[in-house]
Context: one part of a larger RNA
């Protein structure tokens, strides 16, 4: 100087408390451990691994296994030679890779094709404890430093401590310090109010018109999207050290950082990644490279994590009916109409989309029914019949219909999230994607309770103290 303390002081955070809802019990989905296996590819490991890499494993992917094949190679550059072809197409053999045969036409003179030899290619082989790059984490915590000066023999100290204050090393005052840098804040995006400009594909007050903003028309309103305005403790009062701030009030759409996001200092964990990529060294080179078919990654006594669905009446079911936002669409979205109980099929209008379409929002509301039961709750499981995608749904897809109707009656110890348009609840969209979400990323609808307080638990910041630790 740090680190640590079941030392002290001050302060903060859904850290506790106050509340609301969960997980832990059940079934299923998914990841992991373990076990099994020819293989169940590899990585991730307290917080910070475990719906994680994977924004999507039937083949492919694929890295794993079994078997069939190739050896200058599936891919790159260089050299030599050979034809005028090769490839595609067709026929045969084969599980396929591949091999054999082959007419005509088109086409190109080397930059294309085939063959050969050698340099080499190739490696998702090892080492993340050799590395770059990227990332997580403490933590959006308020800290981390430097120059000059001063003090100290020196390591170092000072500044950065102190008194206040703040979300903040934020600001003020004081002070052997005076300044400065990286962080904080602001500048950026979005949302909340208004104005101006502009009205098509958006809108419709008044005037006509219609089944319908449908059409004429309008430029008010909504909205769209560009430019501005607006909030700064600016104003008033209190109190404070005449300071910074703080408390209350006015005006205002908004008030003291208005809400949300992006933004992550010096560093810590030899943290993660050699399997995104790049890369040193080591290793393989008729194989640890390449290719094909099939299988596996989907196994299942069990254990754990994360979710979904429930156990019902604030509910289930039936009929009728209302209101979003944000997105996607051409190898695409696909309307009307018709068929089917339905998944879906036929159909093909319109739309590269404020125009057309996905698209019916759901919870809600109205009426009816069920009357507390393992039920008209719950839907697992299984049987049957189908639809769709795709060479192909056996291993191993999703969906539909009929039948079946398991566990489950609110969950032990211990434990998680959340402070407001939040939690809980309801549906909608997107990426990936042929198909395949209860996951992920977004969107809106309706919409709470509680916070006395900081003694305690956890984490963190500052000062100080002790130390046989570095």
């Nucleotide at each position: 100087u740090g680190a640590c303390g079941g030392g002290g002081g001050c302060c903060c955070g859904c850290a506790c408390a106050a509340g609301c809802g969960g997980g832990g019990g059940a079934g299923u989905a998914u990841g992991u451990g373990g076990u099994u296996u020819a293989a169940u590819u590899c990585g991730a490991a307290g917080c910070a691994a475990c719906g994680c890499g994977a924004a999507g494993a039937a083949c492919c992917u694929u890295a794993c296994c079994a078997g069939g094949u190739c050896u200058u190679g599936a891919c790159a550059u260089a050299c030599c030679g050979c034809g005028c072809a090769a490839a595609a197409g067709c026929a045969c053999a084969g599980a396929g890779a591949u091999g054999u045969g082959u007419a005509a036409u088109a086409g190109u003179u080397a930059u294309g094709g085939c063959g050969g030899a050698u340099a080499c290619a190739g490696g998702u082989g090892g080492u993340g404890c050799a590395u770059g790059g990227u990332u997580g984490u403490c933590g959006u915590c308020a800290g981390c430093u430097c120059g000059u000066g001063u003090c100290g023999u020196g390591a170092g100290a000072u500044g950065u401590u102190g008194g206040g204050u703040u979300a903040a090393g934020u600001c003020c005052c004081g002070c052997a310090a005076c300044g400065a840098g990286c962080g904080c804040a602001a500048c950026c995006c979005u949302u909340g109010u208004c104005u101006u400009u502009a009205g098509u594909u958006a809108c419709c007050a008044g005037c006509a018109u219609u089944a319908a903003g449908u059409u004429g028309g309008g430029g008010a309103c909504u909205c769209u999207a560009a430019a501005g305005a607006g909030a700064c403790u600016g104003c008033c009062g209190g109190g404070g050290a005449u300071a910074a701030a703080c408390c209350g009030g006015a005006g205002g759409a908004a008030g003291g950082u208005g809400g949300g996001g992006a933004u992550g200092a010096c560093g810590u964990c030899a943290a993660a990644u050699c399997a995104u990529c790049a890369u040193g060294c080591c290793c393989c080179u008729u194989a640890u490279g390449a290719u094909c078919u099939g299988g596996g990654c989907u196994a299942c006594a069990c254990a754990c994590g994360u979710a979904c669905u429930a156990c019902a009446a604030u509910g289930g079911c039936g009929u009728a009916u209302a209101c979003a936002g944000a997105g996607g669409g051409c190898a695409g979205c696909g309307a009307a109409g018709c068929a089917g109980c339905g998944a879906u099929g036929c159909g093909g209008a319109g739309c590269g989309a404020a125009u057309c379409u996905c698209a019916g929002a759901a919870a809600g509301u109205a009426c009816g029914u069920c009357u507390c039961a393992g039920u008209u709750c719950g839907g697992a499981u299984u049987g049957g019949a189908g639809u769709c995608u795709g060479c192909a749904a056996c291993u191993c897809g999703a969906c539909u219909c009929c039948a079946u109707g398991a566990a489950g009656u609110c969950g032990g110890a211990a434990u998680c999230g959340c402070u407001a348009g939040u939690a809980a609840u309801c549906g909608c969209g997107g990426a990936u994607c042929a198909g395949a979400a209860u996951g992920c990323c977004g969107c809106g609808g309706g919409g709470a309770a509680u916070a006395c307080g900081u003694u305690c638990u956890c984490g963190g910041g500052c000062c100080u103290u002790g130390u046989a630790c570095a």
A computed fold for a 470-nucleotide part of an RNA from Erysipelothrix rhusiopathiae, annotated as small-subunit ribosomal RNA, 3' major domain. The full RNA is in RNAcentral, with records from ENA.